[in-house]
Context: one part of a larger RNA
C1' cells in the first nucleotide's frame, strides 16, 4: 500500500461495482426446460342445427378446440460449486489414428413400391398409495420388408506406378429413403407456391486422443513396479494404445528425486515492489472436475448425464405395514455453524438461449428493482461582512491570555434532501395488422430495406423548470519520543496506559476529566492476512 475484511464509536445525498473466505452441513415452500396441431390418430368444456323425451333431459350432426398420448427437436446448451485432483488437469507449442446432431443462397443424387404392430379411448381386475396387469381397437415424418442404386463407403481377389508405404485401375458382393401444409387454376392426368425429408461428398463448427516444455512442499519418505517393461495374435473403441485378453520375453522407473506422505482445482490474471521478485486466484473471462456418498449403464450426433434411469449405502418423509417417495455445489428462503455475507422482488422491454413456417410460447440465463459506509468515485452540511474582542468556559504572575470572526448581527446564496409540474435514450428490430413496390398467369402465396400503426421490467426513473427557508445533515482517533499536537485539576507503584523504548511510588505534557490544539472526515479508529 492492499482487502470478498470482521469489530467499536459516528453516519446526509448520489453514481458504478461487491456481497457464506465457515458446514461440498440439513433443507419447508415457490419458481429454475420446454416447445411444435404446418408429423399423427383420438378430442372434454362450451356453441348452433335437428330428432326424440317421463320435461330431468338423452341422441344426432356441425363448428369449437382443453387435459393427455404417440412422434420430432431440445433437454450434453444455460446456471451452481471448488470437495477430489500434483495429473498431459492447466499453459504454451506441435500432432492425427478417427468422429461431428443442427450450420453451408456447396456439389451430386433420390423421394418407387408394400406390410404389421403399438400407446391413447373403450371393457374388466389387481393396488391404501405410487403404480400395474390382461381383453379388444387405431393413426403416422412411429416401426420393418422388396426394388432401384450415379458418387462414395466397406470387404474380397486382381493388375499398374513409384520416395514401401500409398496411390491409380477396372471386377465382385453388401449398403438409402416420409411424408405433411396454405393458395390458386385444373381437361382431375397433374400444374404451382411454401416448409421440410433421405443418401453420397466437401467446408465449418466443435470436442476425443497423443507427444514436447512450463508452474506447490518433505531425504525424519531411497528403492518403487507384475498387465508391470516390450513383442506376437485376438477382441474393444468412432479412433491409436497393455485399452482389455491369450501366449512369449523380463523387462520398465529412480539422487536430473522415482515411490511415499503433506498440500492444492489451473490460467488470463489481482496486490506490493523502482526493478527483480514475492504473494495470492474473490468478483469477470477460458479450461477441468463434482451434483447427498459409491459403482453402473441406457438413449442419443454428443452424457456415464445437477433439476434422466438401475444397484448398493446413509439420512428425511408416507403407508391400510404389503409397500412407496425425495436429493437447492440453480433463483429467493429457513436451520446450523460462525468474527461475519443480501429479497421466499418486478419483467421478458433489450441482449442471449430452446422449439416452432409463423404468430408465439418457455427462459430466477438476463435486464431491473430491493437490502448492507463492504469498497472506489463525486457532492453536501452554506457564503460574505461582522470587536484592540460581547458572555461563558479554561487558564493566570490577578496586569492579563485564550477559545476567536468563532458567535451574536447585517447582505446574499439554495446544490442535495423536501414540494409541484413537464418527461425521455434504451425500438436496432420484430409484428397470421394496413398501405406502396417486386415476384407471378393471379386481385392465391411468397418477398417486401419504403409509409402507417402496434411493442418498456426499470417507471412518472434519469433530465429540465418552478416553490420555501441557512433551513434537514459532524464525528473520530491522537497530542512522552518514534509522529504533527499541552496545560489545568484528580489519582498517587494505586486506578490505569502500551505497537516498542516505557509512563504511574505527591506538582505524570505518557492514567482519568477538562480546556486547548494536531490529523484525517461520512467517516475514523483497531484487529487480522499479504507484498
Nucleotide at each position: 500500500g492492499a482487502c470478498g475484511a470482521a469489530c467499536g464509536c459516528u453516519g446526509g445525498c448520489g453514481g458504478c461495482g461487491c456481497g457464506c473466505u465457515u458446514a461440498a452441513c440439513a433443507c419447508a415452500u415457490g419458481c429454475a426446460a420446454g416447445u411444435c396441431g404446418a408429423g399423427c390418430g383420438a378430442g372434454a368444456a362450451c356453441c348452433a342445427a335437428g330428432c326424440c323425451u317421463u320435461c330431468g333431459g338423452g341422441c344426432u350432426u356441425g363448428g369449437g378446440g382443453a387435459a393427455a398420448g404417440c412422434g420430432g427437436c431440445g433437454a450434453a446448451c444455460g446456471g451452481g460449486u471448488g470437495a477430489g485432483u500434483a495429473a498431459c488437469a492447466c499453459g504454451u507449442g506441435g500432432g492425427u489414428a478417427a468422429c461431428c446432431c443442427a450450420c453451408c443462397c456447396u456439389u451430386g443424387g433420390u423421394a418407387c413400391u408394400g406390410g404389421g404392430a403399438u400407446a391413447g379411448c373403450c371393457c374388466g381386475g389387481g393396488g391404501a398409495a405410487a403404480c400395474c396387469c390382461g381383453g379388444a381397437u387405431u393413426a403416422a415424418u412411429a416401426c420393418c420388408g422388396g426394388a432401384u442404386g450415379g458418387c462414395c463407403c466397406a470387404a474380397c481377389a486382381g493388375g499398374c506406378u513409384c520416395u514401401c508405404g500409398a496411390g491409380c485401375c477396372g471386377g465382385u458382393u453388401g449398403g438409402a429413403a416420409a411424408a405433411g401444409g396454405u393458395a390458386g387454376c385444373u381437361u382431375c392426368g397433374g400444374c404451382c407456391u411454401c416448409c421440410g425429408a433421405c443418401c453420397a461428398a466437401g467446408g465449418a463448427c466443435g470436442g476425443g486422443c497423443c507427444c514436447g516444455c512450463g508452474g506447490c512442499g518433505g531425504a525424519u519418505u531411497a528403492g518403487c513396479u507384475u498387465g508391470u517393461u516390450g513383442g506376437u495374435g485376438a477382441g474393444g473403441u468412432a479412433a491409436c494404445g497393455g485399452c482389455u485378453c491369450a501366449c512369449c520375453a523380463a523387462g520398465g522407473c529412480g539422487a536430473c528425486g522415482a515411490u511415499c506422505c503433506g498440500u492444492a482445482g489451473c490460467u488470463g490474471g489481482u496486490c506490493u515492489g523502482a526493478g527483480a521478485g514475492g504473494a495470492c486466484g474473490a468478483u469477470c473471462a477460458g479450461c477441468c472436475a463434482c451434483a447427498c456418498u459409491g459403482g453402473g449403464a441406457c438413449u442419443g450426433a454428443g452424457a456415464c448425464a445437477c433439476g434422466g434411469c438401475c444397484c448398493a449405502g446413509a439420512c428425511u418423509c408416507c403407508u391400510a405395514c404389503g409397500g412407496g417417495a425425495g436429493g437447492c455445489a440453480g433463483c429467493a428462503g429457513u436451520g446450523g455453524g460462525g468474527a461475519a455475507u443480501c429479497u421466499u422482488g418486478c419483467g421478458c422491454a433489450a441482449u442471449g438461449g430452446g422449439c416452432g413456417a409463423a404468430a408465439g410460447c418457455c427462459u430466477g440465463a438476463c435486464g431491473c428493482a430491493g437490502c448492507g459506509a463492504c469498497g472506489c468515485c463525486g457532492c453536501g452540511u452554506g457564503g460574505g461582512g461582522g470587536a484592540a474582542g460581547a458572555a461563558g468556559g479554561c487558564u493566570u504572575u490577578c496586569g492579563g491570555g485564550u477559545u476567536g470572526u468563532a458567535a451574536a448581527c447585517c447582505c446574499c446564496u439554495u446544490u442535495c434532501a423536501g414540494g409541484a409540474a413537464g418527461g425521455a435514450c434504451g425500438a436496432a428490430g420484430c409484428c397470421a395488422c394496413u398501405c406502396a413496390g417486386g415476384u407471378u398467369a393471379a386481385u392465391a402465396g411468397c418477398c417486401g430495406a419504403g409509409a402507417g400503426g402496434g411493442u418498456g421490467a426499470c417507471g412518472g426513473u434519469a433530465c429540465u423548470u418552478c416553490c420555501a427557508g441557512a433551513a434537514g445533515a459532524a464525528g473520530c482517533c491522537c497530542c512522552g519520543g518514534c509522529u504533527a499536537a499541552c496545560u489545568a485539576c484528580g489519582u498517587g507503584c494505586c486506578a490505569g496506559c502500551u505497537g516498542c523504548c516505557g509512563c504511574g511510588g505527591u506538582a505524570a505534557u505518557a492514567c482519568g476529566u477538562a480546556g486547548g490544539g494536531g490529523g484525517c472526515a461520512a467517516g475514523c479508529g483497531u484487529u487480522g492476512u499479504c507484498c

Predicted 3D model of a 531-nucleotide part of an RNA (small-subunit ribosomal RNA, 5' domain) from an uncultured bacterium. Its mean pLDDT, the model's own confidence on a scale to 100, is 81.